[in-house]
RNA sequence: ACGGCUGUGGUGCAGUGGUUAACAUUCGAGCUUCCCAAGCUUGUGACCCGGGUUCGAAUCCCGGCAGCCGUA
Numbered sequence: 001a002c003g004g005c006u007g008u009g010g011u012g013c014a015g016u017g018g019u020u021a022a023c024a025u026u027c028g029a030g031c032u033u034c035c036c037a038a039g040c041u042u043g044u045g046a047c048c049c050g051g052g053u054u055c056g057a058a059u060c061c062c063g064g065c066a067g068c069c070g071u072a
Base pairs, nucleotide, nucleotide: 001071002070003069004068005067006066007065010025011024012023018055027043028042029041030040031039048064049063050062051061052060
């Protein structure tokens, strides 16, 4: 320099055009227990940035940024 893949709560991930962005874990509150752990209930919290297409974009297109891999 070129090509490919990836970017979603604190963390790990699902969601490929429309329904409350699902789940696990962390964290807060409560229940349970003599206490702890485990378990149960509940709450908080996220779509990398800019633009475009569309009635509607996390999803499609363009550009940028970051990370990983490959080629030279």

Model confidence (mean pLDDT): 82 of 100. A computed fold for a 72-nucleotide RNA from a Candidatus Woesearchaeota archaeon, annotated as transfer RNA. Rfam family: tRNA. The organism belongs to Candidatus Woesearchaeota, within Archaea.